[in-house]
RNA sequence: CUUCGAGAAAGGCAAACCUGGGAAAACUCAGGGACGCAAAGCCACGGGUCCUCGCUUCUUUGCGACGGCUUGCCGCCAUGAAGACCCUAAGACCGCCGGGCUACCGAA
Numbered sequence: 001c002u003u004c005g006a007g008a009a010a011g012g013c014a015a016a017c018c019u020g021g022g023a024a025a026a027c028u029c030a031g032g033g034a035c036g037c038a039a040a041g042c043c044a045c046g047g048g049u050c051c052u053c054g055c056u057u058c059u060u061u062g063c064g065a066c067g068g069c070u071u072g073c074c075g076c077c078a079u080g081a082a083g084a085c086c087c088u089a090a091g092a093c094c095g096c097c098g099g100g101c102u103a104c105c106g107a108a
Base pairs, nucleotide, nucleotide: 004106005105012037013036017032018031019030020029021028022027035095041101042100043099045098046097047096048093049092050091054087057084058083059082060081061080062079064077066075067074068073069072
């Protein structure tokens, strides 16, 4: 120096969950808390997973305008709400995997 990772040593990080903040959401930040982690340090480079502001279509329902005549029904346009489907910008996850960079200690 490289590889490797102990019944070492000194430490480090911090899952779920709870509280508060940010975001449309995924998620994230701070505090508490420890499931675990030898890179559970950093980087969205590759794969993968996640979200959907917005867009398309359909259904239900409310309001309004126009037209037709069968005077209470149909057609059509716009608009609000809810649900479902599809597409996707941008995004999220490094504690999903691979890769890159950096790093404490030193048994076998």
c-di-GMP-I riboswitch aptamer from a Thermoanaerobaculia bacterium, 108 nucleotides, folded computationally. It matches the Rfam family "c-di-GMP-I riboswitch aptamer". About the family: GEMM was predicted in a large-scale screen for bacterial structured RNA regulatory elements. Clan: c-di-GMP_I riboswitch clan. The prediction has a mean pLDDT of 79. Lineage of the source: Bacteria > Pseudomonadati > Acidobacteriota > Thermoanaerobaculia. It was read from a public genome assembly, where an Rfam model found it.